[in-house]
RNA sequence: CAGAGCAAAGGCGAUGGAGUUCGCCUGCAACCGCCUCAACAGGCUGAUGACUCCUACAGAGCA
Numbered sequence: 001c002a003g004a005g006c007a008a009a010g011g012c013g014a015u016g017g018a019g020u021u022c023g024c025c026u027g028c029a030a031c032c033g034c035c036u037c038a039a040c041a042g043g044c045u046g047a048u049g050a051c052u053c054c055u056a057c058a059g060a061g062c063a
Base pairs, nucleotide, nucleotide: 009026010025011024012023013022016054017053018052019051020050021049033044034043035042036041
């Protein structure tokens, strides 16, 4: 330096943080949204994988 195995742990789940929980991945990995179009290009939803809370954003009403 390269390969393999094991252990410990770590990482990820389309835009932020925390808790709980589920799933996936072991580094050439998991993951990196959807629709129309030959392409160019255009359009759309959501801060969650799921639940709760906070923050940001959007709409309506009241003071």

Predicted 3D model of a 63-nucleotide RNA (Fluoride riboswitch aptamer (crcB RNA motif)) from a Deltaproteobacteria bacterium.
It was read from a public genome assembly, where an Rfam model found it.
Of the family's consensus pairs, 100% are formed in the model.